[in-house]
RNA sequence: AUCUUAUCCAGAGUGGCUGAGGGACGGGCCCGACGACGCCACAGCAACCGGUCCAUUAAUUGUGAUGGACGCUGGUGCUAACUCCCGCCCUGCGUGAUUCCGCGCCACUGGCCGGUUGAUCGCUGAUGGGGCAGAUAAGAU
Numbered sequence: 001a002u003c004u005u006a007u008c009c010a011g012a013g014u015g016g017c018u019g020a021g022g023g024a025c026g027g028g029c030c031c032g033a034c035g036a037c038g039c040c041a042c043a044g045c046a047a048c049c050g051g052u053c054c055a056u057u058a059a060u061u062g063u064g065a066u067g068g069a070c071g072c073u074g075g076u077g078c079u080a081a082c083u084c085c086c087g088c089c090c091u092g093c094g095u096g097a098u099u100c101c102g103c104g105c106c107a108c109u110g111g112c113c114g115g116u117u118g119a120u121c122g123c124u125g126a127u128g129g130g131g132c133a134g135a136u137a138a139g140a141u
Stems, first nucleotide, its partner, number of pairs: 001141008013042005021031003025087004043079003048075002050072001051070008083133001088130003093125001094123006100115003104112003
């Protein structure tokens, strides 16, 4: 660097150094000289891997699979905002414009009301699902 699998609505900050941008990208919206981002120290969160224990199960003796518990002097990760929100597709609720229909209403070349989603188009509107991208872990190349 690439690929595979899993997870991403929970959780967890103080001090020191430095000094201008930062939140991956685009748009938005935020954070930031009351010092962000980054680095270091300590603390914490979590439970992916490892470890210990328990249960079930398969084989059979110390192995494998599945589930659970612990948070362990282990390996990572993380400690603003849901991955901060959206981005592409579908869904379908609302809404706007145009238009169609009605033995409809007002009485004018128009307005109003209604129509199993009436139809088409739009929405930097809302819901849900999937995808793309990204992050992290474990494994492989």

Predicted 3D model of a 141-nucleotide RNA (SAM riboswitch aptamer (S box leader)) from a Planctomycetales bacterium. The sequence was found by an Rfam model in a public genome assembly. Its mean pLDDT, the model's own confidence on a scale to 100, is 77. Rfam family: SAM riboswitch aptamer (S box leader). Its family is annotated with regulation of gene expression in the Gene Ontology. Rfam's curators write: The SAM riboswitch is found upstream of a number of genes which code for proteins involved in methionine or cysteine biosynthesis in Gram-positive bacteria.